A computed fold for a 349-nucleotide part of an RNA from Musella lasiocarpa, annotated as small-subunit ribosomal RNA, central domain. The prediction has a mean pLDDT of 85. The RNAcentral record of the full RNA draws on SILVA. Rfam family: Bacterial small subunit ribosomal RNA. Clan: SSU clan.

Context: one part of a larger RNA
Formats: sequence, C1' cells, structure tokens
RNA sequence: UUGGGUGUAAAGCAUCUAUAGGUGGCUUUUGAAGUCCACAAUCAAAUCCCAGGGCUCAACCCUGGAUAGGCAAUGGAAACUGCCAAGUUGGAGUAUGUUAGGGGCAGAGGAAAUUUUUGUUGGAGCAGUGAAAUGCAUAGAAGAUCAGAAAGAACACCCAUGACGAAAGCACUCUACUGGGCUAGCACUAACACUGAGAGAUGAAAGCUAGGGGAGUAUAUGAGAUUAGAUGCCUCAGUAGUCCUAGCUGUAAAUAACGGAUACUAGAUGUUGUGUAUCAACCCAUGCAGUGUUGUAGCUAAUGCGUUAAGUAUCUCAUCUAGGGAGUAGAAUUGCAAGAAUGAAACUC
Repeated sequence: UUGGGUGUAAAGCAUCUAUAGGUGGCUUUUGAAGUCCACAAUCAAAUCCCAGGGCUCAACCCUGGAUAGGCAAUGGAAACUGCCAAGUUGGAGUAUGUUAGGGGCAGAGGAAAUUUUUGUUGGAGCAGUGAAAUGCAUAGAAGAUCAGAAAGAACACCCAUGACGAAAGCACUCUACUGGGCUAGCACUAACACUGAGAGAUGAAAGCUAGGGGAGUAUAUGAGAUUAGAUGCCUCAGUAGUCCUAGCUGUAAAUAACGGAUACUAGAUGUUGUGUAUCAACCCAUGCAGUGUUGUAGCUAAUGCGUUAAGUAUCUCAUCUAGGGAGUAGAAUUGCAAGAAUGAAACUC
C1' cells in the first nucleotide's frame, strides 16, 4: 500500500467559500471511447502442465501438444458509463407575497452597582479570617449616613430543554445601513448539482507592536499567616493584562471528542417559526423547517446511537496503522517575538 477503520480504543482539518480533479436527475436520438462477442496474428528456446519414449527404476534427458493471460489489428452488438443533439421538471436557483430572530456593523441614549471626590450628621473603630496578623483610621479626611459630581467596565429581572449565526460567537433601549434563513402559491431558468487537493477568508482566551484609557478585577511582585519547610492553598496591597483604535499572532477538551451531500427505514412526547382546516380565539387534526427527551428494527467490543443515526446505500474530501523516543531533531516555510504549520530516525520494549 491493500484489506479494515476514524463518538469513547490510533484516526474527522476550528469553520466556511471556491479552483483543478472526482462523482452526478428523467425521456428520446447520434456515434462507438470504455464495455462485451467473434476471428486470425504474436508473446524465442529452456522451464511449468499433459501424453508418449530413453538411461535396470528414479532424479535426469528426448519428442509432441495445450490452456489461462497480455498487447495491437479486423468485423460486429448497443443494455450500462462517457460523447452528440433535442426535450422535460421532481434536484438547484431566480422572481413574488408574508414572517421569526441576543445574525453583523455604526451612531445615540439609559438605570442599578462599584471606586474616587466635594459637602452634611457623627466621633472610634473599620476591614479580614478556621483563628489571626499585615492593612486603613484623630490634619474634626476612618468606617457609617445623607446630598451632589466624575470615571471606567459590565448590562439584574425577562432568560427557556428557547432564538440567530459557517464556526469562533451573539442579550440594557432606540435608530440608520446590511447578510442569511423558514414558509406560501407555482410565475420563470432548465441539471445550472454534490464534494473539494492546492488556494483564499473568518477564527475564543492569552500574547506581541503603536497610540489612548484604566472603575473593578488581577499573572508577576511585596507583606501577613499556615507549616518541619510553604517559592502554594487563606489574607492585605498591587503592576502588566482585562477596555478602545489600527495591525500581528492562528492556537483551545476550537467538543456533539460524531466531515459534507443525497435517498430510504416503527412510533410516542415536549418546544420554536410558519402554513392548511375552523366565521373567529382556545382546543383538536394536519404540512414544512428547526430544536429536545424517550424508544422499535438495525448497528455496536460494550457503553450507547437510533428519521438531528453511530441503521441501510451511493458520491467525495480529510485522516489512522502497537507503546515510548516525539509532536522532539534536522531541513525549509511563516512570524517583531512568543511560537505555529510540515515532520523523521537511531535506540528501547
């Protein structure tokens, strides 16, 4: 490599868009590339196989014969795949009418809390813990209380097993701009589709560069405890960071540890959106699209999965091949760096 696999044993790229490539609805036609059939030629001899013969037998040797298979030629077949041409509407898309939404981005506004600060009242403790101590506090500046001001960050209840988004993610309120989805009827195009190596785009937190900002919190650091020790857990402080703008980085248990697409295969019960039916609301029945629980067949090593499959099939991409060494070394790519991506072997067992 093949075979066999990839939720949990090794193994699904973090997610999407899309090039090459691979694969691809229904009906009729052309032609004959793949495919199939027939025929002849060729594939040295020896060898192998079959039959006969020669060495006393055998090994060995001699003579004759043949299949399978490969390659190309000729003549045919036309079901299937591809090709040519025409059509069709179920896949896909466009247009139309609704509709749900924390989808994105920008601007404006808001209330509670926290901290600081100004003033009032007041006058000795406060804070903290298992217990303490470090710490704060008499300058009429602690804490407490009332009234005002400023700042930054995050948005209680509603909030749900709920919504949206490709994923990362997304929630105070309003406004502007804007992407996608579902649904209804069936007007239009007529296979325009699926996947997708390379490639491109997006990508939490932390981190980096430059400039702002800095309330709370808090790596580092300092101090107090605890302890045999305590570079920790606990406490008091506290800087980077956390926030904004412009770039970089490109990783996560980036998880549903489950790639994407299509079709088929019992149900029951919630819930979200939107239809049908109903004069109308609720209820009930029912269609489509999501999102949950349970469960039959089937699958599974078991656990469990089970129309949102890990079932039954097809297409396509990625990926695995005992443990360690090792996601290391070297090489070359990328990055300001930190690093990232690609990625062995000796040896050992």